RNA sequence: CGCUUAUUAAGAAAGACGGAGGGAUUAGACCCUGCGAAGUCUUAGCAACCUGUGCUAACAAGGUGCUAAAUUCUAUCCGCCGGUUGGCGGAAAAGAUAAGUG
Numbered sequence: 001c002g003c004u005u006a007u008u009a010a011g012a013a014a015g016a017c018g019g020a021g022g023g024a025u026u027a028g029a030c031c032c033u034g035c036g037a038a039g040u041c042u043u044a045g046c047a048a049c050c051u052g053u054g055c056u057a058a059c060a061a062g063g064u065g066c067u068a069a070a071u072u073c074u075a076u077c078c079g080c081c082g083g084u085u086g087g088c089g090g091a092a093a094a095g096a097u098a099a100g101u102g
Stems, first nucleotide, its partner, number of pairs: 001102008013043005021032003026075004044067003049063002051060003071094001076091006
């Protein structure tokens, strides 16, 4: 990096350094940000995919992951509603994470 499977509206932040951007990508919208963005580090926390104990329920928390807003929302297809370039629902695509695999 590719492939497969599962999940993706729940949950969980302080400090130090840093110094202007950030919310994956493209477009649009919206939002966060000098009352300090990204990033790095420390500490704390969430969760329970793998793992361990038990092998039923459950418990623990070693390996990852995560700690603004649904994966911030929309984009493609289908259905329904509507006078409307709109709304609602479902599916997909893309992304993210885990486990496995080439």
The RNA shown here (SAM riboswitch aptamer (S box leader)) has 102 nucleotides and comes from Pedobacter sp. BS3. NCBI's taxonomy places the organism under Bacteria, Bacteroidota, Sphingobacteriia, Sphingobacteriales, Pedobacter.